Notes:
The RNA shown here (transfer RNA) has 74 nucleotides and comes from a Phycisphaerales bacterium. It matches the Rfam family "tRNA". Rfam classes the family as a transfer RNA. Rfam links the family to the GO term triplet codon-amino acid adaptor activity. Its mean pLDDT, the model's own confidence on a scale to 100, is 81.
[in-house]
RNA sequence: GGGCUGGUAGCUCAGCGGUCCAGAGCCGGGCACUCAUAAUGCUCACGACGCAGGUUCGAAUCCUGCCCAGCCCA
Numbered sequence: 001g002g003g004c005u006g007g008u009a010g011c012u013c014a015g016c017g018g019u020c021c022a023g024a025g026c027c028g029g030g031c032a033c034u035c036a037u038a039a040u041g042c043u044c045a046c047g048a049c050g051c052a053g054g055u056u057c058g059a060a061u062c063c064u065g066c067c068c069a070g071c072c073c074a
Base pairs, nucleotide, nucleotide: 001073002072003071004070005069006068007067010026011025012024013023018057028044029043030042031041032040050066051065052064053063054062
């Protein structure tokens, strides 16, 4: 330098054009259970689409460029 894959919450991931409103689990707060702790169960809350353009009535999702990470080639 070229190619491929990926970038969504504090962490791990789902989502593949519309009414799923952006969700799940973990983590966190509270409660139950326990002598107590852990585990388990119930409940509550928070918080995210790498950046900039484009297409579209509508974009996390499609296209382009750039940035970052990994792998491969040279």